[in-house]
RNA sequence: CUCGCUGGAGAGAGAUCCGCCGCGAGCGGGUCCACCGAAGGGGCAAGCCGACGGUCUGAGAAUCAGGCAGGCGGCCAAUCUCUCAGGUAAAGCGGACAGAGAG
Numbered sequence: 001c002u003c004g005c006u007g008g009a010g011a012g013a014g015a016u017c018c019g020c021c022g023c024g025a026g027c028g029g030g031u032c033c034a035c036c037g038a039a040g041g042g043g044c045a046a047g048c049c050g051a052c053g054g055u056c057u058g059a060g061a062a063u064c065a066g067g068c069a070g071g072c073g074g075c076c077a078a079u080c081u082c083u084c085a086g087g088u089a090a091a092g093c094g095g096a097c098a099g100a101g102a103g
Stems, first nucleotide, its partner, number of pairs: 001103003005099003012033001014032007034088003040084001041082003047075004054068006
């Protein structure tokens, strides 16, 4: 890292319209409002790197080298954050992550 097994949260049984229908708190779709964060996705820290300017130090022919602080640019994590996607009765599906196991 992969595979299967096990565990695995949160949030409206929202409103409305259309279709199906076995006429149901059913199924599917559209619209609207309210919400969730743990598929995925986006964003950010310290830190590291870079060049410019400033300043200090050294040598000194030109100039070069090094140090320091600030701003700028790049890289950059999450269970943080955003809520695009996804999700919001039970069941089912999904599910970050975890456990033991196998490869």
Predicted 3D model of a 103-nucleotide RNA (Glycine riboswitch aptamer) from a soil metagenome. The RNAcentral record of the sequence draws on MGnify. Its Rfam family is "Glycine riboswitch aptamer". From the family's description: This family represents the bacterial glycine riboswitch.